[in-house]
Context: one part of a larger RNA
RNA sequence: UGACGGGGGCCCGCACAAGCGGUGGAGCAUGUGGCUUAAUUCGAGGCAACGCGAAGAACCUUACCUAGAUUUGACAUAUAUGGGACCGUCUAUGAAAGUAGACUUCUCUUCGGAGCCCAUAAACAGGUGCUGCAUGGCUGUCGUCAGCUCGUGCUGUGAAGUGUUCGGUUAAGUCCGGCAACGAGCGCAACCCACGUGACUAUUUGCCAACAGGUAAUGCUGGGAACUCUAGUCAGACUGCCCGUGUUAAACGGGAGGAAGGCGUGGAUGACGUCAAGUCAGUAUGGCCUUUAUAUCUAGGGCUGCACACGUGCUACAAUGGCCAGUACAAUGGGACGCAAUACUGUAAAGUGGAGCAAAUCCUCAAAACUGGUCUUAGUUCGGAUUGAGGUCUGCAACUCGACCUCAUGAAGCCGGAAUCGCUAGUAAAGGCGUAUCAGCUACGACGCCUUGAAUACGUUCCCGGGCCUUGUACA
Numbered sequence: 001u002g003a004c005g006g007g008g009g010c011c012c013g014c015a016c017a018a019g020c021g022g023u024g025g026a027g028c029a030u031g032u033g034g035c036u037u038a039a040u041u042c043g044a045g046g047c048a049a050c051g052c053g054a055a056g057a058a059c060c061u062u063a064c065c066u067a068g069a070u071u072u073g074a075c076a077u078a079u080a081u082g083g084g085a086c087c088g089u090c091u092a093u094g095a096a097a098g099u100a101g102a103c104u105u106c107u108c109u110u111c112g113g114a115g116c117c118c119a120u121a122a123a124c125a126g127g128u129g130c131u132g133c134a135u136g137g138c139u140g141u142c143g144u145c146a147g148c149u150c151g152u153g154c155u156g157u158g159a160a161g162u163g164u165u166c167g168g169u170u171a172a173g174u175c176c177g178g179c180a181a182c183g184a185g186c187g188c189a190a191c192c193c194a195c196g197u198g199a200c201u202a203u204u205u206g207c208c209a210a211c212a213g214g215u216a217a218u219g220c221u222g223g224g225a226a227c228u229c230u231a232g233u234c235a236g237a238c239u240g241c242c243c244g245u246g247u248u249a250a251a252c253g254g255g256a257g258g259a260a261g262g263c264g265u266g267g268a269u270g271a272c273g274u275c276a277a278g279u280c281a282g283u284a285u286g287g288c289c290u291u292u293a294u295a296u297c298u299a300g301g302g303c304u305g306c307a308c309a310c311g312u313g314c315u316a317c318a319a320u321g322g323c324c325a326g327u328a329c330a331a332u333g334g335g336a337c338g339c340a341a342u343a344c345u346g347u348a349a350a351g352u353g354g355a356g357c358a359a360a361u362c363c364u365c366a367a368a369a370c371u372g373g374u375c376u377u378a379g380u381u382c383g384g385a386u387u388g389a390g391g392u393c394u395g396c397a398a399c400u401c402g403a404c405c406u407c408a409u410g411a412a413g414c415c416g417g418a419a420u421c422g423c424u425a426g427u428a429a430a431g432g433c434g435u436a437u438c439a440g441c442u443a444c445g446a447c448g449c450c451u452u453g454a455a456u457a458c459g460u461u462c463c464c465g466g467g468c469c470u471u472g473u474a475c476a
Stems, first nucleotide, its partner, number of pairs: 001476002003473003007470007015460002019423005026315008034306002042053002064301007073124001077123001079121006088103006106115003126290002129288003135284001137279003140275001142273001147186006153162003166177003192267004197235006207224002211222003238261001241255005317416001321375006333364003338357002343352003382413001387408007429452007
């Protein structure tokens, strides 16, 4: 100087408390361990691995296994020699890859050759082989915590200190005051994006207040530029104003006006560093290893196996509910190898068909809510696992191993031990919708969107994590 303390002081955070909803019990989905296996490819391992890499494992993917094949190679560059066009079509064999064969067949030219292909040779290719403890780059984490440093000066023999401590204050090393310090840098804040208010500009594909026409009905039409929306430019919030407290300071408490008030809300943004944290399997890359194999191709299988254990979720256990009928209201998005309306067929999944739309124009567009009826506390008209049968769709192909529909079947489960998680407002909780990946889908996942919409916070004694000062130390 740090680190540590079941030392002290001050302060903060959904850290506790106050509340609301969960997990832990059940069934299923998914990841992991274990076991099994020819293989169940590899990585990730407290927080910070475990719905993670994977925004999509039937083949492919695929790296694993079995079997069958190839060897200058599936891919790149270049040389020498020899030969021939290549491409394409066909035959045999085969699971395919491949192997063996048949047919057809060049262009340019300075006539040297060149382009393209094959064979041979040797350079080389190749490796998801090892090392993340050789590395780059990127990322997680403490933590959006308020810290981490430097120059000069001063102090100290020196390591070093001072500044950065102290009194207030702040979300903040934020600001003020004081001070052997004076300044500065990286962080904080602001600058950036979105949302919330208004003005101006623009007026189509969006809108419809006034006027007119028209319909069974609809901005449907003439038209309009008010309103909504759209999307660009500005304005607006700064403790600016008032009162009080405070050191006449910084600031804090209250108030006015205002759409918004003291960081308005949300995002992007992550200092010096820590964990030899993660990644050689995203890519790059040193070294090592391999080179008729640890490379490459193909078929089939596996990654989906199941006495079990754990994590993350979904669905429930019901009446604030289930079922039936009626009926209302979104937003984000996506659409040409696409989205697909009206109509018809089918109980349905879906099929037939195809208007319109490269889309503010066309298509895709809710559910809970609300109204009425029924069920009456029951393993039930709750719950839907499992299984049987029949179908639909995608796709060469649904056996291993897809999704969906119909009929039948109707398991566990009556609110969950110890323990444990999230959340402070348009939040939690509840409800549905969209998108990426994608032929299809294991999505109940991920990322977004809107609809309905709470309760509670006395307080900081305690648990956890963190910041500053101080103290002890047999630690570095």